[in-house]
């Protein structure tokens, strides 16, 4: 510091996700040791049990009675008595219990933090003043004893007694009031000294004594508290108004103290957009985590403050509490009970239950530190110190080190060679941290007290010495001995992200943080091996910060991505021209105070190191004081450049009102006139013989203003258009007289604001939602047509929104030019104000903007923060309504989006081509048959091919075989290949028997071999598979398409994808060629080179040919080498020549010559690529599968089935014909080289002349020919003659019967052919559709491959031989350029809405249930305060006394008052029949709304 993810690719915007760090954590797997820390985040839920606050006998009186001493008795070590008074100790009394410890419920301020203030306050214990005071009296009471109530808790009565308990008096000082003096200050005031009046203290115990302790009052200090002020830290405005003790005053009261703190009276204030009030949430801080910082998050442990102690209320005591382990009352809960009544409060330490993902021992000790009490010893202390449990965290150590290649074994993998695990192990040599055992063994301990000593007159006190004091703990640590012995896991390995292979699985199981993996070869699932990372831990989950400049102060944006308010005026606020003076608020400098400690940072130090601990130091902020004055601000004075006023001038659809004009539509009246008009793509509805349309004249009425008219004008925007008049606003130019910063922006506010719509009243010609009818259509609630109502118009009022757009807020200044136009000025150059275009710098993601900025800057306002849900719900405001403004969340999702690029596509455009259409000829589709396919059937009807580009296709030929299918019978190292072992005399073949055959047996036979190469048997490695996957592949092929395209190098342009070249102007069959050009070149394609055909020349002369000569039945034979033909070699055609057109080019048009003319005809030749196109069944091949079978052999059957559908063909329907007789002319091709043999020749096979027989298929005999020689081989259509005469026929030939022929082991399933007989459909074929542009279509026959036989199919061959093409509008396909795009598996695309199913969250909802905070009223505990007839009353007073008084108390009454009750509202939550929309979900329904002109342009 970045990375992944939107796209075919790119740039941008923008979200989501990851890598880092953190934790009081939890969970999974694993786990050796030690140190230091940490440990109920949830139920402030309920708690059994024990402990957590006592202490003092030197305050008091009882109780108690030890040690010791004395006396007596005697059984001389016992008993008794006396004195003595220790320990203990209930009670009175004192101090403490308000600390320490816990928790975070409440609390948005009576809290906290920071900085101040108290002249408005208190303060026990402690210290100083201080060597000051402490005088004198009195009356009770608990304990105790007796009686007594109660289950208990706990009391009641009577009697006795003490104090450092309580009370009276004196005195001091203090306090208060008044008087008056001095000093000080900050307004109220404060200090010092004095006088008068009033009021107010005390306590002792101990000791031999002193000292020390304790007591009282005062003044100070210290400590701790109380109160006040300012500033600071939170979410919601869908919380905008709140407040009656409320704000202030006066006077009483109250408090330690100020104060509406409380009360009476008076006034009507106080707070609030700088956010009051309300609601929600929350203890605050030092700090902690993160971050470069600014910030963000957090408030465990440690420390400070606050609040609370079962819930609520209350006071008492006290220096201090409204009190965690105190009291009273009320509520809930729990426990005891004799039912009458009582007891309790772990948010102290342990512990229990519950809740929860989750958090420890009912431990030891007061040895240390600290606290309470005490004179002290000491007692108490779950504070604390320690130990235990827990990898919960941080830190440290270890699980060994060195050597060791036969690179061991084993594992994994493999291309079988190896590679890897891997110096890893073993082995050898060492070490002993830790561990185990034994021994030694701390520091933490020093006080106080005790004993002794020293200084001083002595004591206190101080110093020194000695003994004694340790929970942890026989722990840390040290020494010795022993053995490598006891100690490694977890996660990951597709990218991000370090690390890869094998097997299993087969969109299953599963993984996943994001993108995404898995549908038979998964580096992504599971396992294994290997590797990477970290390591006593490792991963996961959760949380926070970071990355995120993704809320942007540092540090973002708003033309099109989210985002400029519809426009103006203007309030608050913010900002503001030049000069001078002053001030010192901001700003700045220095010093001081504070900033607790801990922590962090820095520098040192101590535990072996580190964590940890100790010491020192630095610092933001706030406050105070003193300086400086440039800038900003305040105050004062001035200026004119900003702004405004005045005057002059012209321009304009600026606004309002009134009037007025012509054209056109419609309607009415009348005339002329006759059958149509109107409307559309075409029609129909409609109008018209009751006279329309048309035409003419006259009239009525409403609305809008042609031409001018223009990226012309005006206005803030919306908007404004005939003409005239009146009223009225603004801008511009010129002049420079006046004012003197008067300015800019503008939250709220006010006003204006298209169209549609609403209300009231008019008006209504045309147009026209709704509506009706007619069409269109599968439907057509639309588009089109005919009608037509609101509305459109006017007046007044409302609504307040638009794609209200320049998708661009307002203002000011600055920053190259050129050009058009409107207005003004100037003599002109030119200047000012608008409005447009082009364009530089600059800017932008790009497109683009560019003085009218989207450039460079300043000021102010508005707005944005992924997409959907949604501009929805709810609340509120406005509105008559429609609706508008404000405006969420749950949930879902990884994208949504902008600009540009390359393609593809368009019922976009332009150009061009093709039997593409058109023009023609002939077919298919109808019939019968053949053949293929689908379907059906079947034991099987083997398999493949499926739009063009499957379907007479693989198959150039299924009776057996083929054959892969089915049934049955058989074989199992196999029918075939290689290797190994054993045996060897007989293998193949022939014959016979059994059998359907395979096969088995017998016999014959005698090759080959014995160095076993042959055969049989055996063994396992293996053979075998037309089994699967063409979506794992090679190879081959089809198709676009013989279409003219497809690319590269270098350069240039662009951020980039990409572009350029390859586009443009011409031209071509062609990216063919020429010209131009930021391109210049090149490659694969095109063309040419190849074959064939057409012409000629030459060479050759047999089996071909025959003009001349001879000859024959016959080119039959001589002969010839002319011709034809054959097959070798050549020539020829190149736009070469001429004319025209063109740009003087390329080229095109015409012509000449020529056998052939513009690639002469035909063929072969198929660019980059597309279709996961076809083929695993031609072959090859990975992987998977079968292995007595999915392999192999055999017999029979099937592939030939048959209600049907489709494709491709043949034959026809007839007279351009059928039939009969006669007769002429082709071409391409085919025909064993098998055996024997030296050869010749022979055997066998093929084509078979010719002859004979047969009606015929054919049979028999038989010559020739391994072929320009012989044969197939008579070509047919044609021609001549005859017949038929338009009929289901002398057309047509299916079907069927009979008889035959041939091939072949074999024609039943299932062959072809022949003869005779039979004689079906069919009379030219609907919608639709195919081929063909010349030797072509059409028509006619012939040959060949396959093949024993089987051809209407296929491949070739020749004969006869046409018609038509105006042309490119349309259909189909293709090429180039351009345009639009929401498409990119690319229009067979994408995509919208209703409905149906399932799930999710949410709104409304008659209501129902519950919470919260208030209000009004009722009731009113405890308690403080106030009052008080009667009652009670030790201390003081009066009185001789009785008694009375002061004061006090219980009781009662009253104010306030918690809980409770009643009532109506507010608000929040849960729930609710039903209902609304929303979201999500591989293959549901209906349509086709959007994206292309999306088929009616889209949108607001």
């Nucleotide at each position: 510091a970045g990375a992944g993810u939107u796209u075919g690719a790119u740039c941008c915007u923008g979200g989501c996700u990851c890598a880092g760090g953190u934790u009081g954590a939890a969970c999974g797997c694993u786990g050796g040791c030690g140190g230091c820390g940490u440990g109920c985040c949830u139920a402030a839920u309920a708690c059994a049990u024990g402990c957590a606050a006592g202490u003092c006998g030197u305050a008091c009186g009882a109780g108690g009675g030890a040690a010791g001493u004395c006396c007596a008795g005697c059984u001389u070590g016992c008993u008794g008595g006396a004195c003595g008074g220790a320990a203990c100790g209930a009670g009175u009394g004192g101090c403490g219990a308000a600390c320490g410890g816990g928790u975070g419920a409440g609390u948005a301020a009576u809290a906290c933090g920071u900085a101040a203030g108290c002249a408005a306050c208190c303060u026990g214990c402690c210290u100083g003043c201080a060597a000051g005071g402490a005088c004198u009296g009195g009356g009770a009471u608990a304990a105790c004893a007796c009686c007594u109530g109660g289950a208990a808790a706990c009391g009641g009565g009577c009697g006795c007694u003490a104090a450092u308990a309580c009370c009276g008096g004196a005195u001091a000082g203090g306090u208060a009031a008044c008087a008056a003096a001095g000093g000080g200050g900050c307004a109220u005031c404060c200090c010092u000294a004095u006088g008068u009046u009033a009021u107010u203290a005390a306590a002792g115990g101990u000791u031999a004594g002193a000292a020390a302790c304790a007591c009282a009052a005062g003044c100070a200090g210290a400590u701790g508290g109380g109160c006040u002020u300012a500033c600071g830290g939170u979410g919601c405005a869908u919380u905008a108004g709140c407040u009656a003790g409320u704000u202030g005053g006066u006077g009483a009261g109250g408090u330690a103290a100020c104060g509406g703190c409380c009360c009476a009276c008076c006034a009507a204030g106080g707070c609030g957009a700088u956010g009051a009030u309300g609601c929600a949430u929350a203890g605050c801080c030092g700090g902690c985590c993160u971050g470069a910082g600014a910030g963000g998050g957090u408030g465990a442990a440690c420390g400070g403050c606050c609040a609370c102690a079962u819930u609520g209320g209350g006071a008492c005591u006290g220096a201090g509490a409204c009190a965690c382990g105190g009291c009273c009352c009320a509520g809930a809960c729990u426990c005891c009970u004799a039912c009458g009544g009582g007891a309790g409060g772990c948010a102290g330490c342990a512990g229990u239950a519950g809740g929860g993902a989750a958090u420890u021992u009912u431990c030891g000790g007061c040895a240390a530190u600290g606290g309470a009490c005490g004179a002290a010893a000491g007692u108490c202390u779950g504070a604390c110190c320690g130990a235990g449990c827990a990898a919960c965290g941080c830190c440290g150590c270890g699980u060994g080190a060195g050597u060791g290649a036969a690179g061991a074994a084993g594992g994994u993998u493999u291309u079988c060679g190896g590679a890897u695990u891997g110096u890893a192990a073993a082995g050898c040599u060492c070490u002993g941290u830790u561990g185990u055992a034994a021994g030694g063994g701390a520091a933490g301990a020093a006080c106080a007290g005790c004993a002794c000593g020293g200084a001083a007159a002595g004591a206190a006190u101080c110093c020194g010495u000695g003994a004694a004091u340790g929970a942890c703990g026989g722990u840390a640590c040290c020494u010795u001995a022993c053995c490598a012995g006891a100690a490694a896991g977890c996660c990951a390995c597709g990218g991000c992200u370090a690390a890869c292979u094998a097997c299993g699985u087969g969109c299953c199981a599963g993984c996943a943080g994001c993108c995404g993996c898995g549908g038979u070869a998964a580096u992504a699932c599971g396992u294994a091996g290997g590797u990477g990372g970290c390591a006593a831990g490792c991963g996961u989950u959760a949380u926070c910060c970071g990355g995120a400049a993704u809320u942007a102060u540092u540090g973002g944006g708003c033309g099109u991505a989210a985002a400029g308010g519809g426009u103006g005026c203007g309030u608050a606020g913010g900002c503001g021209g030049c000069c001078u003076g002053u001030u010192a608020a901001g700003c700045u400098u220095a010093a001081g105070g504070u900033g607790a400690a801990a922590g962090c940072g820095u520098g040192g130090g101590g535990c072996u190191u580190a964590a940890c601990c100790c010491c020192a130091u630095a610092a933001a902020g706030c406050c105070u004081u003193a300086g400086a004055u440039a800038c900003u601000g305040g105050c004062a004075g001035g200026c004119u450049a900003g702004a405004g006023u005045a005057c002059u001038g012209g321009a304009g659809a600026g606004g309002a009102a009134a009037g007025u004009g012509g054209a056109a539509u419609u309607c009415c009246a009348u005339g002329u006139g006759u059958a149509g008009c109107g409307g559309u793509a075409a029609a129909a509805u409609g109008c018209g013989u009751a006279g329309a349309u048309a035409u003419a004249u006259g009239g009525a009425g409403g609305a809008a203003c042609a031409c001018c008219g223009g990226u012309g004008g005006c206005g803030a925007a919306g908007g404004c258009g005939g003409c005239u008049u009146u009223c009225u606003a603004g801008a511009c130019a010129g002049u420079a007289a006046c004012u003197g910063a008067c300015g800019c922006u503008g939250a709220g506010g006010c006003a204006c604001g298209a169209a549609a719509g609403c209300g009231u009243g008019g008006g209504g010609a045309g147009c026209a939602a709704a509506u009706a009818g007619g069409a269109u259509u599968a439907g057509a609630u639309a588009c089109c047509c005919u009608a037509g109502u609101a509305g459109u118009c006017c007046a007044c009022g409302c609504u307040g929104u638009a794609a209200a757009c320049g998708a661009u807020g307002a203002a000011u200044g600055c920053u190259a030019a050129g050009u058009g136009u409107u207005g003004g000025g100037g003599a002109a150059a030119c200047c000012c104000a608008g409005u447009g275009c082009u364009g530089c710098a600059g800017u932008u993601a790009a497109c683009g903007c560019a003085a009218u900025a989207a450039g460079c800057a300043u000021u102010c306002c508005g707005c944005c923060u992924g997409u959907g849900g949604a501009g929805u719900a709810u609340g509120c405001a406005c509105g008559c309504a429609a609706g508008u403004g404000u405006g969420a969340a749950a949930c879902a999702u990884a994208a949504a989006g902008g600009a540009a690029u390359u393609g593809a596509c368009g019922g976009g455009g332009g150009c061009c081509c093709g039997c593409a259409c058109a023009a023609g000829c002939g077919g298919u589709g109808g019939a019968g048959u053949a053949u293929g396919u689908g379907g059906u059937u079947u034991a099987a009807u083997u398999c493949g091919a499926c739009g063009c580009a499957a379907c007479g296709c693989g198959a150039a030929g299924a009776a057996c075989c083929u054959u892969a299918c089915c049934a049955g019978g058989c074989c199992u190292u196999g029918a075939c290949a290689u290797c190994c072992c054993u045996u060897g005399c007989a293998a193949a073949g022939g014959u016979a028997u059994a059998g359907a055959g395979a096969u088995a047996u017998a016999u014959u036979g005698g090759a080959g071999g014995u160095u076993a190469u042959c055969a049989a048997g055996g063994u396992g490695a293996c053979a075998g598979g037309u089994g699967g996957u063409g979506c794992a592949u090679g190879g081959u092929u089809g198709u676009c398409g013989u279409c003219a395209g497809c690319u590269c190098g270098u350069g240039u342009c662009g951020u980039g994808a990409g572009a350029u070249g390859u586009u443009g102007g011409g031209u071509u069959a062609a990216g063919u060629c020429c010209c131009g050009c930021a391109a210049c070149g090149a490659g694969c394609g095109c063309a040419a080179c190849c074959c064939u055909u057409g012409u000629c020349u030459u060479c050759a002369g047999u089996u071909a040919c025959c003009a001349u000569c001879a000859u024959u039945a016959a080119g039959u034979u001589g002969g010839g080498g002319a011709c034809u033909a054959u097959g070798g070699a050549g020539a020829g055609a190149c736009u070469g020549c001429c004319g025209g057109u063109g740009a003087u080019a390329a080229a095109c048009c015409g012509g000449a010559g020529g056998a052939a003319g513009g690639u002469g005809g035909g063929g072969a030749u198929g660019a980059c690529g597309u279709c996961a196109a076809a083929u695993c069944a031609u072959c090859a091949u990975g992987c998977c599968c079968c292995u007595u079978a999915u392999g192999g052999c055999c017999u029979g059957g099937g592939c030939u089935a048959c209600a049907c559908a489709c494709g491709u063909a043949c034959u026809a329907c007839a007279a351009u014909g059928g039939c009969g007789c006669a007769u002429a002319c082709a071409a391409c091709g085919a025909g064993c080289a098998g055996c024997c043999u030296c050869a010749g020749g022979g055997c066998g096979a093929g084509c078979c002349a010719c002859a004979u027989g047969g009606u015929g298929a054919c049979a028999u005999g038989g010559a020739g020919c391994g072929a320009a020689u012989c044969u197939c081989u008579g070509a047919a259509a044609g021609u001549g003659c005859g017949u038929c005469u338009c009929a289901g026929u002398u057309c047509g030939g299916a079907u069927u019967g009979a008889a035959g022929u041939c091939u072949g082991c074999a024609a039943c399933u299932c062959g072809a052919c022949u003869u005779c007989a039979u004689g079906a459909a069919g009379u030219u074929g609907g919608a639709a559709u195919c081929g063909c542009u010349a030797g072509u279509a059409a028509u006619c026959g012939c040959g060949g491959a396959u093949c024993a036989g089987c051809a209407u199919g296929c491949c070739g061959c020749g004969g006869u031989g046409a018609a038509u093409a105006c042309g490119u509008u349309c259909u189909c396909g293709g090429g180039c350029c351009u345009u639009g795009u929401a498409c990119a598996c690319a229009c067979c695309g994408c995509c919208c809405g209703u409905c149906a199913u399932a799930c999710c969250a949410u709104g409304a909802g008659a209501g129902u249930c519950g919470g919260u905070a208030a209000u009004a009223c009722c009731c009113g505990a405890a308690g403080c305060c106030g009052g008080u007839g009667g009652c009670c009353u030790a201390a003081c007073c009066a009185g001789c006394a009785a008694u009375g008084g002061u004061g006090g108390g219980a009781g009662c009454c009253g104010u306030c008052g918690a809980a409770g009750g009643u009532a109506g509202g507010a608000u929040c939550g849960a729930u609710g029949a039903u209902u609304g929309g929303g979201g999500u979900c591989a293959a549901g329904u209906c349509g086709u709304u959007c994206c292309a002109a999306g088929g009616u342009a889209a949108c607001c």
The RNA shown here (small-subunit ribosomal RNA) has 1500 nucleotides and comes from an uncultured rumen bacterium.
It matches the Rfam family "Bacterial small subunit ribosomal RNA". Rfam links the family to the GO terms ribosome and structural constituent of ribosome.